A computed fold for an 88-nucleotide RNA from a Bacillota bacterium, annotated as c-di-GMP-I-GGC riboswitch aptamer.
This record gives sequence, structure tokens and C1' cells, in this order.
RNA sequence: UCUGAUAAAGCCAAACCAGUCGAAAGGCUGGGACGGAACACCACGGGUCUUCAUUUAGAAUAAGAAUAAGAUAGCCGGGUUGCCAGAA
Repeated sequence: UCUGAUAAAGCCAAACCAGUCGAAAGGCUGGGACGGAACACCACGGGUCUUCAUUUAGAAUAAGAAUAAGAUAGCCGGGUUGCCAGAA
């Protein structure tokens, strides 16, 4: 530097359950393992989700649209760093 195996020393942990924070999406902790070779970190581009808000429209406190704020890194791309094994 390249590759990622029916390998795996060490590692993470979906759904679900309990607790907790949040208006929500969702976060965190414990249990639990569907998975993961970047499923480590960064909301930069796209996507998706939310509405304590603002505007629009509306008969309306409904549904819708826009803005704004937030969430998701286990949706995809991009950036940064790194373990193991093999090869050069």
C1' cells in the first nucleotide's frame, strides 16, 4: 500500500424489556443479540423522521405547504482515525 475469509485476539450491539431525559423524532444506562471488518468519530451533500415553534392556507385548535429548530453516522455518499488476518 492492497484485499476482507464460512477465520477472529480484542470490540460494538438491532428488535424487545426495564429505568431515565425529551413536546416528539429520539438520546443515555442496564438486560438482550439481529447484525457489524469501521456498525469508531464528524450532520459536509442527499434521503428519511419529529413539531414545543413561525408563516401560509383553511370554517377550524384538523389534514396540507413553507420556514425554522431538532433527530438519524445501524439509510447512502463524503471526510478523519483505527483493530485483526492475509498478500506485496
The sequence was found by an Rfam model in a public genome assembly. Lineage of the source: Bacteria > Bacillati > Bacillota.